[in-house]
RNA sequence: CUGGCAGGCCGGGUGGUCGCCGCGUGCAUCGCGCAUGCGGAGGAAAGUCCGGGCUCCACCAGGCAGGGUGCUGGGUAAUGCCCAGGAGGGGUAACCCUACGGAAAGUGCCACAGAAACAUACCGCCUGCUUUUGCGGGUAAGGGUGAAAUGGUGAGGUAAGAGCUCACCGGCAGCCGGGAAACCGGCUGGACGGGCAAACCCCACCCGGAGCAAAACCGAAUAGAGGGACGAAUCCCACGUUCCUGCGACCUUUGGUCACAGGUGCGUGGCUCACGGUGCCUGGCCGAUGUCCCCGGGUUGGUUGCAUGACCCUGGCGGCAACGUCAGGGCUAGAUGGAUGACCACCACUCUCGCAAGGGAGUACAGAACCCGGCUUACAGGCCUGCCAGCCCU
Numbered sequence: 001c002u003g004g005c006a007g008g009c010c011g012g013g014u015g016g017u018c019g020c021c022g023c024g025u026g027c028a029u030c031g032c033g034c035a036u037g038c039g040g041a042g043g044a045a046a047g048u049c050c051g052g053g054c055u056c057c058a059c060c061a062g063g064c065a066g067g068g069u070g071c072u073g074g075g076u077a078a079u080g081c082c083c084a085g086g087a088g089g090g091g092u093a094a095c096c097c098u099a100c101g102g103a104a105a106g107u108g109c110c111a112c113a114g115a116a117a118c119a120u121a122c123c124g125c126c127u128g129c130u131u132u133u134g135c136g137g138g139u140a141a142g143g144g145u146g147a148a149a150u151g152g153u154g155a156g157g158u159a160a161g162a163g164c165u166c167a168c169c170g171g172c173a174g175c176c177g178g179g180a181a182a183c184c185g186g187c188u189g190g191a192c193g194g195g196c197a198a199a200c201c202c203c204a205c206c207c208g209g210a211g212c213a214a215a216a217c218c219g220a221a222u223a224g225a226g227g228g229a230c231g232a233a234u235c236c237c238a239c240g241u242u243c244c245u246g247c248g249a250c251c252u253u254u255g256g257u258c259a260c261a262g263g264u265g266c267g268u269g270g271c272u273c274a275c276g277g278u279g280c281c282u283g284g285c286c287g288a289u290g291u292c293c294c295c296g297g298g299u300u301g302g303u304u305g306c307a308u309g310a311c312c313c314u315g316g317c318g319g320c321a322a323c324g325u326c327a328g329g330g331c332u333a334g335a336u337g338g339a340u341g342a343c344c345a346c347c348a349c350u351c352u353c354g355c356a357a358g359g360g361a362g363u364a365c366a367g368a369a370c371c372c373g374g375c376u377u378a379c380a381g382g383c384c385u386g387c388c389a390g391c392c393c394u
Base pairs, nucleotide, nucleotide: 001390002389003388004387005386006385007384008383009382010381012347013346014345015344016343017342018341020040021039022038023037024036025035026034027033042365046376047375049374050373051372052371053370054211055210056209057208059284060283061282062281063280064279066207067206068205069204070203071085072084073083074082075081086100087098088097089096090095101202102201106200107199108196109195110194122143123142124139125138126137127136128135129134151169152168153167154166155165156164170192172189173188174187175186176185177184178183215304216303217302218301224295226294227293228292229291230290236270237269238268239267240266241265243263244262245261246260248258249257250256251255275287276286277285311330312329313328314327315326316325317324318323348363349362350361351360352359353358
C1' cells in the first nucleotide's frame, strides 16, 4: 500500500420566520385564551419470533395429554438469549457455522438404477468336466450401478482372493492418566454389515390462560313475563321445635302442667355422588333459586392505568468474559382521528462537469402507543480500534 476478518460510533449541523404536543409559572376567563421557562421518536421505534414485569380470570394438590428446549460449565428476573470451553465442518489464516442427547428399547424409510440397500453375485478372476457351447465349485481384491455396497491404504500370502497375516489410520470395547465437565491422550483386544430421529419414538429438563382493545372508577342509558340443560330443591331417615288433634296421669278443677301417639310448618344433620367451577382423570374445596349455554336490547362519554425503571452515565474492585458489587451523578415523549412540520440562507458529506474559479444532482433504513431483556431483518455515506494474508522499502 492492497485485500480480508471481528468490534464500536455517527448518520446531518447552524441561523431566521411562522406552526404543533406535554409540564411548570404568571395573567385572564362562563368557556375559549395570552405570555414565558424547560422538554419533545430509534439503532433498529420494524418483524410479532422468544423471555418476562404488570392486570384480570381460574381453586389447591397429584397424574395424563399437549407444547418447548437438547454438547459441557457459567451469567441473567428469565429465555429458544449472552459468555467461556469441547466436538464436527469451512477457510492459507484472522475467523465463521452447527436442528450438537439416544440407532445395542421398538416401529418405519432409503425412490430410480443396480445382482443385491438387513443382504447379495451381473461382468470379471481361479478351478474341475467338456472339441466347442455349456454345467459345477471357490471368490468378493478389480469393473459397473448408486448418495451410500462385507472399514480404508500398502505389503505379504493364495489356485484366485479376503483382517487370512503384518504396519499405519478410522471405529467399537476394556483399563490407566489429565480435566470441575463436555472431552483429550496412552495401552490392550477384534463385535469390524450402513444412513435417516429437520421420521414416529425413548431419555433429561421446563411450561396455567388471556392480554393495556388487560383492568379500575365515575357518569349516562336500556328490554329482557325470551328459550334451554341440570340439580343435594322435591322424596326418605334421625334429632330439635311452633301449632292442632287424640289419650293417660297429676294438681291449686269449667282450667293448667307433664308424658305418649299422629298430622302440619320450620331448622340442623344424614342418605343420595351428582349439576356447575380446569383440555381430561383422581382427591379435596366452593356455589343451591345456584351454575352454564343460546337469542335480543342499552352504553361507543370521561378519568386512571400512562412512565422512577430487573433504568441510564462515570469511576473503583472482583471475574478470561458474559456479568456482579460499591461510590457518585442524571430524570430523558406520553399523543388518543393520534404531537417535532413548512419556507429561506449558509455549512458538511457523496457523485459528476470543468485547467481553475465555479456549476449541477443527491444525502440512507425509517415514526413510540403499557414497559423491559433478547434474536432476526433493512440501511446512501463517513469515522475509529484490533487482528490475518500478500506485495514493496528499510